[in-house]
Context: one part of a larger RNA
Molecule: small-subunit ribosomal RNA, 3' major domain
Organism: Candidatus Syntropharchaeum butanivorans
């Protein structure tokens, strides 16, 4: 010097509490994991930081696993080879099926995998031999250099102390003065205003047209025409403790008000140090070494990867009346689209089928958003709650849906009546709720990534558990 104490101090954090609000821990289901089964249920990753994770929704493919059949050696050496080599095929056996191989027997003409090296591959080893990515400590506020200065020396000071910040941020004080990473500052979104643009956007005001009328009028950007609005896009402004008052050292800065769209980092995100973790990946990729070499290579077919006594984690759906049902009404954003998205019609009770306009997209489409509001219903019931299972029948992809898909409808209608010791999240447009897109993808989403509606409660503190940052103490620790 570090490192650790059931030592002190001092500060911080809803991956801590305390105050609320939800859940999960019980049930059904989906999903990963283990474990136990298998010919094979291919592998990794395992406190936080494995376990809807490897974008990992596997039907063939993928696929690495398992069971069966095939195929392949560049070069060079040695050996067959016109006394027919590789090749190729009728028939017949073998076979799940094959001139793959095996009996005949034909064609046809120059090269040969016998052997021996040496390759080509290799989702074979090793992430503890490594590039690179990446996780985590870390929502941290620290790590260090240059010169002086202290100490024989390892080192120490600066980087301490006061106050204060989100913050080694600033400010005074000091044998320090000073500088780099990093933190701020940058960069992107939202949120207010202003200017310029105006097609695919938009229509307030002229006008025109078409519909519909209860003749009063109403609709439709459709057509002229227009940029006010409203939207897209682009470039500026705006906020700085800048201004009063107050604490405070006359500082740093705090606390409370005006103005304001926004107030003290305005909010959400990107970037993010020296370094630790022999973290995680050789299975994206690259790459030492070591192995395999006709087989651990490659291709086909068909099962596994989806088995199920069980453990575990993540997530969906409930248990109901702040509700279900059934009718009739209303308002989003983000994306996505040519082997695609399909209006619209027409048949089907539905899923979906037959034609097809338009669209390579501010044009057209996917696209009725749902919760919501209105009226009706139902009465506390294992129920008109819940849908699990199952039985039927039928639809769509795909070469194929038995193993092992999804979706309609008729039937069936299980377990649940708010779940134990624990235990997770959130502090505001958050939680909870409620749909919607996009990924992956021929078909499948209760996943992940976004997207908008709705729209709360509780603290404005503490350090009492749970951690982590400084300062100091003791140490049989290194």
């Nucleotide at each position: 010097u570090g490192g650790c104490g059931g030592g002190g101090g001092a500060g911080c954090a809803c991956c801590a509490c305390a105050a609320c609000g939800g859940g999960u821990g019980g049930a059904u289901g989906c999903u990963g994991c283990g474990g136990u089964u298998u010919a094979a249920u291919u592998g990794g990753a395992u406190a936080c930081a494995a376990c809807g994770c490897c974008g990992g929704a596997a039907a063939u493919c993928u696929c690495a696993c398992c069971g069966g059949g095939g195929g392949a050696g560049a070069c060079a050496g040695c050996g067959a080879g016109a006394u027919g080599a590789a090749g190729g095929u009728c028939a017949g056996g073998c076979u799940g099926a094959a001139g793959a191989c095996c009996u005949u027997a034909c064609c046809a003409g120059a090269u040969u995998a016998g052997c021996u090296g040496a390759g080509a591959g290799g989702a074979g080893g090793u992430g503890c031999a490594u590039g690179g990515c990446c996780g985590u400590c870390g929502u941290c506020a620290g790590u260090u250099c240059g010169u002086a200065c202290u100490g024989u020396g390892a080192a120490g000071c600066a980087u301490c102390c006061u106050g204060u910040u989100a913050a080694g941020u600033c400010a005074g004080g000091c044998a320090a003065c000073g500088a780099g990473c990093g933190a701020g500052a940058c960069c992107c979104g939202c949120g207010c205003c202003c200017a310029c643009a105006a097609u695919u956007g938009c229509c307030a005001g002229c006008a025109u047209g078409u519909c519909c009328u209860c003749c009063g009028g109403g609709a439709c950007g459709a057509u002229g025409g227009g940029c006010a609005c409203a939207u897209u896009g682009u470039g500026g402004g705006g906020a700085c403790c800048g201004c009063c008052u107050c604490u405070g050292c006359u500082a740093a800065a705090g606390a409370g008000g005006a103005g304001g769209a926004g107030g003290g980092a305005g909010c959400g995100g990107g970037c993010a140090a020296c370094g630790g973790u022999a973290g995680g990946u050789c299975a994206g990729u690259a790459u030492g070494c070591c192995c395999c070499g006709a087989a651990u290579c490659u291709c086909c077919c068909g099962g596994g990867c989806u088995a199920c006594a069980c453990g575990c984690g993540g997530c969906a759906u409930a248990c109901a009346a702040u509700g279900g049902a059934c009718g009739g009404g209303a308002c989003a954003a983000u994306g996505g689209g040519u082997a695609u998205c399909g209006a619209c019609c027409c048949c089907g009770a539905g899923a979906g089928g037959g034609g097809g306009a338009g669209g390579c997209a501010a044009u057209c489409c996917c696209a009725u958003a749902a919760a919501c509001c209105c009226g009706u219903u139902c009465g506390u019931a294992g129920u008109u709650c819940g849908g699990a299972u199952u039985g039927a029948g039928g639809g769509c992809u795909g070469c194929a849906a038995c193993u092992c898909g999804c979706c309609c409808u008729c039937a069936u209608g299980a377990a649940g009546c708010u779940g134990g010791a624990a235990u997770c999240c959130g502090u505001a447009g958050u939680a909870a709720u409620c749909g919607c897109g996009u990924g992956u993808c021929a078909a499948c989403a209760u996943c992940a990534c976004g997207c908008g509606g709705u729209g709360a409660a509780u603290g404005u503190g503490u350090c009492c558990c749970u951690g982590c940052u400084c300062c100091u103490u003791g140490c049989a620790c290194a």